Predicted 3D model of a 484-nucleotide part of an RNA (small-subunit ribosomal RNA, 3' major domain) from a soil metagenome. The RNAcentral record of the full RNA draws on MGnify.
[in-house]
Context: one part of a larger RNA
């Protein structure tokens, strides 16, 4: 000087407390361990591995296993020599890849000689490796932590390591600001500048909108309603610009400061809400399997091609989720209100067929125009009346639909039948402070097909916070130390 202390002081955080909802019990989905296997490819392991790499394992992917092939090789570069082929089509063998045969048969410049290009074959350099080392590395990332810290120049103090500044008194979300001070300044961080949302104004008016106006059609209750057109840009909206919030104003507290408390006006008040943004560093943290790369290893194999299998196994254990155990519910019927997005290899309407998944059909749309698209919870009416049930839906049987060369291993969905466990979950443990939790549906990426996962969107919409004694993590000062 740090680190540590079941030392002290001050302070913060869904850290506790106060609440709400879960997990842990059940079934299933998914990841992992273990076991099994010819193989169940590999990586990730407290927080910070375990719905993680994987934003999609039937083949492919694929790295694993079994079997069958190739050896200048599946792909790329260079040199030498030879040939005019190669491809395509076709035949034979074969599970396929492949091998062998047949048909066909190069091109540019140049009068020519010749030269060039392309392809194949042979030879030579050399390729290839998801083989090892993340403890040789780059790059990228996680984490402490969006915590408020981490440093430097000059000066001063100390023999020196080092200190001071950065400590102190207040204050803040903040090393934020004020005051004081042997310090005076500065840098990286904080904040602000950026995006979005909340209010208003201006500009613009199609594919958006429809208040007033005109016209047409229909209905009747004869002056209203519904539809359409004209017309218009009032409103909504779209998207460009501008204004607006700064402790600016008032009162109080305070050291006359910084600031704090209350109030006014205001759509918004003290960082308005959300996002992006992650200092010096720590963990030899993660990644050689995204990529790049040193070294080592391999070179008729640890490379490469193909078929089939495996990654989907299953006594079990754990993590993350979904569905439930019901009456604030379940079933049936009727009716209303969104937003984000996506679409030409595509989205696909009307209409017809089917109980349904779906099929036929093909208008329109390169999309504020057309389509996905039907809405969902809620509300109303009826039924159920507390039961393993009209709860729950696992499992299994049969019959089907769709995608795809192909759904046996191993896809999703539909119909009929079947109807398991489960009556609110031990010890323990997780999330959340407001448009949040909880709850409801919708969209997108990946994608032929496959979503209970991920990322977004909107609807409905709470309870509680006395407080900082305790648990956990962190910041500052101080103290002890046999630790570095």
């Nucleotide at each position: 000087u740090g680190a540590c202390g079941g030392g002290g002081g001050c302070c913060c955080g869904c850290a506790c407390a106060a609440g709400c909802g879960g997990u842990g019990g059940a079934g299933c989905a998914u990841g992992u361990g273990g076991u099994u296997c010819a193989a169940u490819u590999c990586g990730a392991c407290g927080c910070a591995a375990c719905g993680c790499g994987a934003a999609g394992a039937a083949c492919c992917u694929u790295a694993c296993c079994u079997g069958g092939g190739c050896u200048c090789g599946a792909a790329g570069u260079c040199c030498c020599g030879a040939u005019g082929a190669c491809a395509a089509c076709u035949c034979a063998c074969g599970a396929a890849a492949g091998u062998g045969g047949g048909u066909c048969u190069c091109u540019c410049c140049g009068c020519a000689a010749g030269g060039g290009g392309c392809a194949u074959c042979g030879g030579g350099a050399g390729a290839g490796g998801u083989g090892c080392u993340g403890c040789a590395u780059g790059g990228c990332u996680g984490u402490c932590g969006u915590c408020a810290g981490c440093u430097c120049g000059u000066g001063c103090c100390g023999u020196g390591a080092g200190g001071u500044g950065u400590u102190g008194g207040g204050u803040u979300a903040a090393g934020u600001c004020c005051c004081g001070c042997a310090a005076c300044g500065a840098g990286c961080g904080c904040a602000a500048c950026c995006c979005u949302u909340g209010u208003u104004c201006c500009u613009a008016g199609u594919u958006g909108c429809u208040a007033a106006g005109u016209c047409c059609c229909g209905a009747c209750u004869u002056g209203u309603c519904g539809g359409g057109a004209c017309a218009g840009c009032a409103c909504u909206c779209u998207a460009g610009g501008a204004a607006g919030a700064c402790u600016g104003c008032c009162g109080g507290u305070g050291a006359u400061a910084a600031a704090c408390c209350g109030g006014a006006g205001g759509a918004a008040g003290g960082u308005g809400g959300g996002g992006a943004u992650g200092a010096c560093g720590u963990c030899a943290a993660g990644u050689c399997a995204g990529c790049a790369u040193g070294g080592c290893c391999u070179u008729u194999a640890u490379g490469u091609c193909c078929a089939g299998g495996g990654c989907u196994a299953c006594a079990c254990a754990c993590g993350u989720g979904c569905u439930a155990c019901a009456a604030u519910g379940c079933g049936c019927g009727c009716c209303a209100c969104a937003a984000u997005g996506c679409g030409u290899u595509g989205c696909a309407a009307a209409c017809c067929c089917g109980c349904g998944a779906g099929g036929g059909g093909g208008a329109g749309c390169u999309a504020a125009u057309c389509g996905c698209a039907a809405a969902a919870a809620a509300g109303c009416g009826c039924g159920c009346u507390c039961a393993g049930u009209u709860c729950g839906g696992a499992u299994u049987g049969c019959a089907g639909u769709c995608u795809g060369c192909a759904a046996c291993u191993c896809g999703a969905c539909u119909g009929c039948a079947u109807g398991a466990a489960g009556c609110u979950g031990g010890a323990a443990u997780c999330g959340c402070u407001a448009g949040u939790a909880a709850u409801g549906g919708c969209g997108c990426a990946u994608c032929a097909g496959c979503a209970c996962g991920g990322c977004g969107c909107c609807g409905u919409g709470a309870a509680u916070a006395c407080g900082u004694u305790c648990c956990c993590g962190g910041g500052c000062c101080u103290u002890g130390u046999a630790c570095a």
About this RNA:
The prediction has a mean pLDDT of 81.